[in-house]
RNA sequence: GGGGUCGUAGGAUAACCUGGUAGACUACCAGAUUCGGGAUCUGGCGAUCCGAGUUCAAAUCUCGGCGACCCCA
Repeated sequence: GGGGUCGUAGGAUAACCUGGUAGACUACCAGAUUCGGGAUCUGGCGAUCCGAGUUCAAAUCUCGGCGACCCCA
């Protein structure tokens, strides 16, 4: 320098191909339970890497940028 895969709550992920309410787990917070803790149950909090385009509507499609990993040179 060229090519490929990927980027979503604090963490690890689903939804993407086939556009239509961003979901579940864990962590955290509160409550119930317990003499107290743990476990369990209930509730709550929090996310689409950035920008542009297409569209009634974009996490998803297109383009550019940034970052991570892999391959070729």
Model confidence (mean pLDDT): 82 of 100. A computed fold for a 73-nucleotide RNA from a Microcaldota archaeon, annotated as transfer RNA. Its Rfam family is "tRNA". The sequence is in RNAcentral, with records from ENA.